Two RNAs folded together computationally: RNase P RNA and transfer RNA, 459 nucleotides in total. It holds a member of the Rfam family "Bacterial RNase P class A". It is annotated as a ribozyme. Its mean pLDDT, the model's own confidence on a scale to 100, is 77.
RNA sequence: CGUGGUGGACAGACGGCCGCACCCGACCGGUUCGCCGGAAGGGUGAGGAAAGUCCGAACACGACAGGACACGGUGGUGGGUAACGCCCACCGGCUCUUGAUCGUCGAGUCAGGGAAAGUGCCACAGAGAGCAGACCGCCGGCUUCGGCCGGUAAGGGUGAAAGGGUGCGGUAAGAGCGCACCGCCCGACUGGUGACAGUCGGGGCAAGGUAAACCCCACCGCGUGCAAGCGCAAGCAGUCCUCUACGUCCCUCGGGGCGUGUCCGUUGUCCGCGGGUCGAGGACGGGUCGCGUGCAGGAGAUCGUCGGCGACGGCGGUCCCAGAUGAAUGGUCGUCGCCCCGGUUCGCCGGGGGACAGAAUUCGGCUUACGUCCACUGACGAUCA
RNA sequence: GCGCGUGUAGCUCAAUUGGAUAGAGCAUCGGCCUUCGAAGCCGAGGGUUGCAGGUUCGAGUCCUGCCACGCGUG
Numbered sequence: 001c002g003u004g005g006u007g008g009a010c011a012g013a014c015g016g017c018c019g020c021a022c023c024c025g026a027c028c029g030g031u032u033c034g035c036c037g038g039a040a041g042g043g044u045g046a047g048g049a050a051a052g053u054c055c056g057a058a059c060a061c062g063a064c065a066g067g068a069c070a071c072g073g074u075g076g077u078g079g080g081u082a083a084c085g086c087c088c089a090c091c092g093g094c095u096c097u098u099g100a101u102c103g104u105c106g107a108g109u110c111a112g113g114g115a116a117a118g119u120g121c122c123a124c125a126g127a128g129a130g131c132a133g134a135c136c137g138c139c140g141g142c143u144u145c146g147g148c149c150g151g152u153a154a155g156g157g158u159g160a161a162a163g164g165g166u167g168c169g170g171u172a173a174g175a176g177c178g179c180a181c182c183g184c185c186c187g188a189c190u191g192g193u194g195a196c197a198g199u200c201g202g203g204g205c206a207a208g209g210u211a212a213a214c215c216c217c218a219c220c221g222c223g224u225g226c227a228a229g230c231g232c233a234a235g236c237a238g239u240c241c242u243c244u245a246c247g248u249c250c251c252u253c254g255g256g257g258c259g260u261g262u263c264c265g266u267u268g269u270c271c272g273c274g275g276g277u278c279g280a281g282g283a284c285g286g287g288u289c290g291c292g293u294g295c296a297g298g299a300g301a302u303c304g305u306c307g308g309c310g311a312c313g314g315c316g317g318u319c320c321c322a323g324a325u326g327a328a329u330g331g332u333c334g335u336c337g338c339c340c341c342g343g344u345u346c347g348c349c350g351g352g353g354g355a356c357a358g359a360a361u362u363c364g365g366c367u368u369a370c371g372u373c374c375a376c377u378g379a380c381g382a383u384c385a
Numbered sequence: 386g387c388g389c390g391u392g393u394a395g396c397u398c399a400a401u402u403g404g405a406u407a408g409a410g411c412a413u414c415g416g417c418c419u420u421c422g423a424a425g426c427c428g429a430g431g432g433u434u435g436c437a438g439g440u441u442c443g444a445g446u447c448c449u450g451c452c453a454c455g456c457g458u459g
Base pairs, nucleotide, nucleotide: 001381002380003379004377005376006375007374008373009372010371012336013335014334015333016332017331018330020045021044022043023042024041027038028037029036030035047356051367052366054365055364056363057362058361059225060224061223062222071221072220073219074218075217076090077089078088079087080086091112092110093109094108095107096106113216114215118214119213120210121209122208135156136155137152138151139150140149141148142147164182165181166180167179168178169177183205184203185202186201187200188199189198190197191196229293230292231291232290238284239283240282241281242280243279245260246259247258248257249256250255261277262276263275264274265273266272300319301318302317303316304315305314306313307312338353339352340351341350342349343348386458387457388456389455390454391453392452395411396410397409398408404442413429414428415427416426417425435451436450437449438448439447
């Protein structure tokens, strides 16, 4: 110097003009007086991830006496939180930091319960892969001199892994066979809320690895998701109620024609016109299209203060901060600010650039994408001394 | 918006309880055959098992996170 890692901040600012969505709306017009249409002006208008939909909840509906089994998830300890697989602190293991060893501090990282409850698996290589094992070697004996039998896990070899390590003694050679130290296991005591740590005593070492294999233990978990649900309610269909008249003529005695009345439509009323008279009107419950609601005051934001190592919590002040439904949140101009390039009389001038991405019931997290700046870095690379 | 599923060669599919060089058919290329081509015979190439990380002695397979594609639902 470049590339990373961790943590933090910002996501251009102000103003003019035009435009979009929602809310308020003086005023204007119409009206069947229920409202409808327009509109000056005012207010608000994406994010740190709105994304992936991976966890956890709120909320809603359905189910549900209680218990057990099954299934799924989580897994050191303590705390935070409405809750969590998230966050904080601590414990333990591993790694880094040296020219090298050990230790301390520090940093990073860990799906970090149980392998002495049981089952399975450990390919190839190797003599032997699970309570094992004699291939080479070493030692003893025998020998027909080719080897055979026995002992031995120190040494070699195979393998990811070969049943503690170093040293001394011991032995035919060896071996926890004996001893010292380290490691391991068991027990007691001390400290700590606890994970755990320390000290002392005992044991010759049994109990390889794998549970992101089955499994065991502890804890948690009903199902479906705002297209949940709730309300209003055209049309069609259904059920019930009321009315379905009067006069006259014809007739095959079932009905039909004409007139009056009545009903529907035609602008609310009148006249007129058209049509119906076996249909018309009314009521009811469920509920389709559709509309409204759920849906924007909340585990809310911000400032101060107090408690806590911290995550976070208590108290007080201030504020209201998107609500669309093919889906609004944009464009342009000017000034200033940031970065890059070129010029410079060092005062500035000219040109260019600004990432990832956009709400859709709402929150808390995680993960992923991404630009600029700041701080730290016992990460890597290059160059120089 | 919500809920599910699938990724292995150019295409279609395999790969036993995790076990060592990931196979097969079609396609491609080369050779033989033929006057030439097709068919046939012989041979060859072609893979980051969608990507990254982890568990394990060992991962296509197990786990986690991303990416792409597809399906259902008024």